The RNA shown here (transfer RNA) has 71 nucleotides and comes from a Patescibacteria group bacterium. RNAcentral records the identical sequence in 2 taxa.
[in-house]
RNA sequence: GGGCCUGUAGUAUAGUGGUAGUACACCGCAUUCGCAUUGCGGAGACGCGGAUUCGAUUUCCGCCAGGUCCA
Numbered sequence: 001g002g003g004c005c006u007g008u009a010g011u012a013u014a015g016u017g018g019u020a021g022u023a024c025a026c027c028g029c030a031u032u033c034g035c036a037u038u039g040c041g042g043a044g045a046c047g048c049g050g051a052u053u054c055g056a057u058u059u060c061c062g063c064c065a066g067g068u069c070c071a
Stems, first nucleotide, its partner, number of pairs: 001070007010024004018054001026042005047063005
């Protein structure tokens, strides 16, 4: 330098044109003498920029970061 893959809450992941879910973690309430556990509830995320579309996490282009292969 080039090819391919990946990028979603603090962490791990699902989703694939219309409402972004789950688990752990965090916060509150209940339970307990108290802690833990358990139950209920809550806050929190689509790497960045542009294009297409009525509408983009999803399609396309570029950039950035990581991984892998070739040189």
Rfam family: tRNA. The family's RNA type in Rfam is transfer RNA. The sequence is in RNAcentral, with records from ENA.